[in-house]
Molecule: transfer RNA
Organism: Candidatus Omnitrophota bacterium
RNA sequence: GCUGGCGUAGCGCAACGGUAGCGCAGCGGUUUUGUAAACCGCGGGUUGAAGGUUCAAAUCCUUUCGCCAGCU
Numbered sequence: 001g002c003u004g005g006c007g008u009a010g011c012g013c014a015a016c017g018g019u020a021g022c023g024c025a026g027c028g029g030u031u032u033u034g035u036a037a038a039c040c041g042c043g044g045g046u047u048g049a050a051g052g053u054u055c056a057a058a059u060c061c062u063u064u065c066g067c068c069a070g071c072u
Stems, first nucleotide, its partner, number of pairs: 001071007010024004018055001026042005048064005
């Protein structure tokens, strides 16, 4: 230098172009003499960035940034 993959909540990951979810973690409650566990509930997101297509984009297209792998 070229090619490919990945980037979504604090962490690990989902999500046919049609309200962004799950688990763990966090917070509150129930229970307990107390803690843990268990159970019930709650909050948390510029979907790496910028444009474009579309009635509508995490998803499609372009550029770009970061990481990983391969080729040279």